Predicted 3D model of a 152-nucleotide RNA (c-di-AMP riboswitch aptamer (ydaO/yuaA leader)) from a soil metagenome. Of the family's consensus pairs, 96% are formed in the model. Its mean pLDDT, the model's own confidence on a scale to 100, is 79. RNAcentral holds the sequence, with entries from MGnify.
RNA sequence: CGCUGAAUCCCCGCCAUGCGUGGUGGGGAUCGGGGGACCCAAACCGGCGGUGCCUGCGAGGGCCGUCGGGGGGCGAAUCGCGGCACCGCCGCCGCGUAGCGCGAUCUUUCAGCGCGAGCCCGUCAGCUAACCCCGAAAGCAACGAAAGAGGA
Repeated sequence: CGCUGAAUCCCCGCCAUGCGUGGUGGGGAUCGGGGGACCCAAACCGGCGGUGCCUGCGAGGGCCGUCGGGGGGCGAAUCGCGGCACCGCCGCCGCGUAGCGCGAUCUUUCAGCGCGAGCCCGUCAGCUAACCCCGAAAGCAACGAAAGAGGA
């Protein structure tokens, strides 16, 4: 001087200071996320029941009862195949993949290079006006091309 990301700016107090600033508490702005009406949408799957009810010629179907399977959020970060390991579950590794990022004046395209994680809620949440709540971290480092725009 730049990049991912919402994660920036300002004010006040306190602490530290190498006097450049840094940390921390509070407040405001701004950006980001969640909850939350009407309307709309949705209202699942499987097992058992039988001296439960309805329907059907019957197989069956519907209702009811009971038991089991949970579900959701932030984020690009989903989904699959193979191998190892293993009683099982969990786990580890590799190759892909939905999707995401960089490519340096800006936008678009290309060569090329990367990511494709992790964490949280706790049986509960569709959308959602008013309203309510929460976050503002952490981590990085390129110098190739074309077109247009802008600038010198």